[in-house]
RNA sequence: AAAAAGGUUUUCUAGGGUUCCGCAGCAACUGCUGGCCUGGUCCGAGAGAAAACUCACAGCUGUGAAGCUGUGCCACGGAAGGAUAAAAGCCUGGGAGAU
Numbered sequence: 001a002a003a004a005a006g007g008u009u010u011u012c013u014a015g016g017g018u019u020c021c022g023c024a025g026c027a028a029c030u031g032c033u034g035g036c037c038u039g040g041u042c043c044g045a046g047a048g049a050a051a052a053c054u055c056a057c058a059g060c061u062g063u064g065a066a067g068c069u070g071u072g073c074c075a076c077g078g079a080a081g082g083a084u085a086a087a088a089g090c091c092u093g094g095g096a097g098a099u
Base pairs, nucleotide, nucleotide: 007053008052009051010050011049012048015043016042020040021039022037023034024033025032026031055072056071057070058069059068060067061066074094076097080092081091082090
């Protein structure tokens, strides 16, 4: 100094808070407060899991278009800022930096 599937989406998990629900307290019928409330909804991983699609390569089949099978799997990491109700292994970011 450069390159790369270091692809996209969905579901889930570790994790995260407090809009809504629940719960607790106060007030009294509908409000206020509380996440130093286990939770449901919710957010959620590049360096966690799975699936689908796509991409590359190899092999096989096929006149051809194309199809089938297999392979792909490296990854230490702040501080600060940002979004949302709020926070976070979310985003900046496979960034800065380290090796």